[in-house]
Context: one part of a larger RNA
Order: sequence, then C1' cells, then structure tokens
RNA sequence: GAUUGAACGCUGGCGGCAGGCUUAACACAUGCAAGUCGAGCGGAAACGAUCCUAGCUUGCUAGGAGGCGUCGAGCGGCGGACGGGUGAGUAAUGCAUGGGGAUCUGCCCGGUAGUGGGGGACAACCUGGGGAAACUCAGGCUAAUACCGCAUACGUCCUACGGGAGAAAGCAGGGGAUCUUCGGACCUUGCGCUAUCGGAUGAGCCCAUGUCGGAUUAGCUUGUUGGUGAGGUAAAGGCUCACCAAGGCGACGAUCCGUAGCUGGUCUGAGAGGAUGAUCAGCCACACUGGGACUGAGACACGGCCCAGACUCCUACGGGAGGCAGCAGUGGGGAAUAUUGGAUAAUGGGCGAAAGCCUGAUCCAGCCAUGCCGCGUGUGUGAAGAAGGCCUUCGGGUUGUAAAGCACUUUCAGCGAGGAAGAACGCCUUGGGGCUAAUACCCUCGAGGAAAGACAUCACUCGCAGAAGAAGCACCGGCUAACUCCGUGCCAGCAGCCGCGGUAAUACGGAGGGUGCAAGCGUUAAUC
Repeated sequence: GAUUGAACGCUGGCGGCAGGCUUAACACAUGCAAGUCGAGCGGAAACGAUCCUAGCUUGCUAGGAGGCGUCGAGCGGCGGACGGGUGAGUAAUGCAUGGGGAUCUGCCCGGUAGUGGGGGACAACCUGGGGAAACUCAGGCUAAUACCGCAUACGUCCUACGGGAGAAAGCAGGGGAUCUUCGGACCUUGCGCUAUCGGAUGAGCCCAUGUCGGAUUAGCUUGUUGGUGAGGUAAAGGCUCACCAAGGCGACGAUCCGUAGCUGGUCUGAGAGGAUGAUCAGCCACACUGGGACUGAGACACGGCCCAGACUCCUACGGGAGGCAGCAGUGGGGAAUAUUGGAUAAUGGGCGAAAGCCUGAUCCAGCCAUGCCGCGUGUGUGAAGAAGGCCUUCGGGUUGUAAAGCACUUUCAGCGAGGAAGAACGCCUUGGGGCUAAUACCCUCGAGGAAAGACAUCACUCGCAGAAGAAGCACCGGCUAACUCCGUGCCAGCAGCCGCGGUAAUACGGAGGGUGCAAGCGUUAAUC
C1' cells in the first nucleotide's frame, strides 16, 4: 500500500447492488418447511347445491337420498434418496486431473412382441374386549392398477445343448351397425401395464499422479500379502470363509501423533510465489450419540423403522413421547452476525389426464454504513475586508468571499397526480391438418377472448413549496501533508519506531489556525 463474512470508538442524509453465528456439531418453547392422485378401489366423517318428509318463527331446524359438487379416515400408486442445512469426522473408503472395465439405472426417448382366463384375502366398516394415554386384541363383511396361481413366450434367462424357467391391469373420453340380462359386450382414441433390446441421464467399482506439520514417532502388519476353491454382491476383489504358501509396507518417510472437509476459486504480488477455501458452483461427509437392517430403481434414509445410551417431557407408576447442522424464533457462549414477515405472480420441483394442490426451494419485503458504487448537504455575486474569536513587535495579521446582503436553482428527501415491464404456459371459442368406420373424442398448427402481480404507497414521468431537512472523523516533532498561544512542570500524560514531559513543550491537555479523508473517519485483529 492492498484486502476482510470483521469488531470497537466518535459521527451519520438518500439510493442501487451484494453480504450478514467465523464462537457451543450447545440445549431448544411455538408455528411452518412433503405431499399428491376420486381418471386405481371400497366408500361418505365434514361442507355445499338439489330433491323428498316433518315441524313451524316462510326461511330456518331436524331427518332421508353418494343421485351431484366434492371429500375426512382407509386400501393402492408415485414422491418423501430431490430440494434445504452444517463441516463434526476424514490426511485418504475423500478431493482434483487423466484413464479403465466386471456393473445397475424409477420417471424420459426410440424399437420389437404382448395385454387371455381364474382364485383367495386384508384394511376401511360393524360387533365385542384391554389401556390413564400412546395405542392395541379378537370375531364378522368387502373392493381394487393390492396379492397369488393357470395359459401363452417374438425377444429374455438357465443348460449336461436333449431341454427347462419366467409376464401382465386396468382406467377415462367418444361411438355407427350387431348382440344384450339394458349394467354393457364390441369398435376406436388417449393414458397406463408386461417382457425385452438400444439410448439418454444418474450412480456404484478399479488404477495412475498430485494433495499440511512432526523422526524429541523407525520399524509396522496375521485376513496381514499371494494362490486354489467356494460363498456373497448389481458388479471386479480377502469383500467373507476353508485349505496352502510366507509373504506385504518402510529414510523416495511406513507406522504413530497433531492439525484439516477437498476443488473451481478468493486475497495479495510485476511475476514466481505466499495466504486462504465466507457468499456462488462441483464433489464428499454428517443429521442428539453409537449400532443395525427393512422398503425401494435408488437409502443403510435430516423432518422413516428397530436396538442401546445421554438428555428433556407426559404418566393413573403399569408405560409412553421427542430430536431446528430446514425457515423464522428462544436461552446460552461470544468482541460479534437479522424478521416467530408476504406470495406461490415469476423460475424450478413433487403428484395429477387436466383444472389444480403442495413447496420457509425460490422470488420479494423488513433490520444492520458490514462492504462496493453513485448522488446530495446548494449556485453565482458580495470588501465596510463588518462583528466576534485567535495571535500581535499594538502598526496590524488571520479566520475570510467565509458570513450577512443581493440574484438564482430545486437533484435527493417531503406532498400530490399519472404510471410501464416482469404474463409465458395453461383455459374457453373457432379455422386447417392428423388419427379413425366417424363430420365424436384426442393430438398438432394458427386466429380471437376472459382471468391471473407477493413485490407495490415499486421503478419511471410530471407538478407543488422553500436554501429550505442533510458533516463528521483523525492528524499537525521526524518518518508524514499540516503551527501558534495558554495550562501543566519527569507530574498529569503521549507513543507505530526514534522518542517527548524536570518553568518559555510546534510531541501532554485546551483553544485558534491548518492538513488529510469524507457519510464516513480512526483504532484493534488478520493476510500478502
């Protein structure tokens, strides 16, 4: 000099863009943060409309009707493995770069072949029982895209090459003949379902090189190192096991100890390098502590399960409940770090055919000079060089065109009026094309229309009034830009270094003046 996720002191007008627990991975009250699908299913607790019945206060009350809009709870599907947080652990099961081959991959895209015919249950519900509660037991009824056989098998898998094994589910819209038990069958379109091949995406595994300090850590290792065989896994492999061999690593630093998430980057520097890893992005690890598996395409799973432990809470003492390193917020720790806000309008995600629902992701707003950038606090004129202050050699000098006065302007703030863009998709109506037996339905391309904005009292524009509302902080001995007076008297004090102060202190304290930065200025800490 530059820099900072800074803090502290004094001061503080506005806006834009960013940033905001670096400490206790300490403990957490409360609310919210993952749901959705009735176009899979049986159904109907609530609300609403309609109809019926009864009572009347004539628009209410009670009862009934899943026939309707819808829908609590339940079965079922998909999603809760993403998104969000944190950095404890980890010095290599990590990360970065470059390779490898023995693998899996829901949803998505492309291809091929199918989607036939049966069965038995379990919730919900009803009945009864236990419990303070959490919850739970028994009996009975029932549906399905839930579950299980049978049939079939282009491709698939196994094979001793003879053969053997293994699937599926329906739902919604529309409809001319034909049939009909009047429910539909049947046809068709769309969405599904099954098997398999390929792709895409994502993931698992292996190798090489690089990746902090300590030798006052020199030896370490028995599934250890390799082989054969087997098991296991989606998959190679001591990954595991039996047997066999005695190997493997190490001064090119093994082992041990300490410290630490890694990277793109960031800061500094001419560079080489040094330091660092907040925000943003990629990867990893973790989710009260330790262990374990289940489900699933994917987890050994933050807001899932089981066990153990510590802690907190409820209890009828028998037994139960919980996990903010999600967003806010509280206590605590600390020099120190924000609102228990708004909205799903946009972007993205989950579910759904869609409308839509959910979304503390996200977009916004609030607080904080924490940082960067921009703007303002007026402009011109004005010598009687006013008054006052300070100094003085008492002549004057200086503050100083500074003020006052005169003439203007009105940024920003204030008040009033106007006022975009962020809105695309989707939905409704309609024309062309495709599908089809079909002028239905559906898909696609166009035209028109309605609704939809948290921010927002927004940005921006115009008008109104009046210089009106807006300057401080540090320093002035040398380094280092800027000097005098008074007070003090090695005292009080200053200080980054040299050093000042013991009666004329430009170095302490005050004042006047000056210098430097400026909504900031200094100090402290830290890095180069």
Small-subunit ribosomal RNA, 5' domain from an uncultured bacterium, 528 nucleotides, folded computationally. The RNAcentral record of the full RNA draws on ENA, Greengenes and SILVA. Model confidence (mean pLDDT): 86 of 100.